[in-house]
RNA sequence: CAACGAUAAAGGCAAACCCACCGAAAGGUGGGGACGCAAAGCCAAGGGUCUAAAGCAGUAAAUACGCUGUGAUGAUAGCCGGCUGCCGAA
Numbered sequence: 001c002a003a004c005g006a007u008a009a010a011g012g013c014a015a016a017c018c019c020a021c022c023g024a025a026a027g028g029u030g031g032g033g034a035c036g037c038a039a040a041g042c043c044a045a046g047g048g049u050c051u052a053a054a055g056c057a058g059u060a061a062a063u064a065c066g067c068u069g070u071g072a073u074g075a076u077a078g079c080c081g082g083c084u085g086c087c088g089a090a
Base pairs, nucleotide, nucleotide: 004088005087012037013036017032018031019030020029021028022027035078041083042082043081046080047079048076049075050074055070056069057068058067059066
């Protein structure tokens, strides 16, 4: 330097669930709580996945509402990926 990752040391993060708030939703933030994590630190410019508000089309005699389809500009880094980084047994 590149890999690798222990019943090591020092520390770190926090799933489900509950409460409050934000959001149309997916989901997020704070508090409690720990399933797990060696990048569970950062990146949503690559792939994947989730949602479907506005808009558009349809339905309806017609307007509105509703419903159906479409729709990412929304979300997810604890799906893959990219970048950076602590420690050092084998």
Model confidence (mean pLDDT): 85 of 100. A computed fold for a 90-nucleotide RNA from a Bacillota bacterium, annotated as c-di-GMP-I riboswitch aptamer. Lineage of the source: Bacteria > Bacillati > Bacillota. Rfam family: c-di-GMP-I riboswitch aptamer. Its family is annotated with cyclic-di-GMP binding in the Gene Ontology. The sequence was found by an Rfam model in a public genome assembly.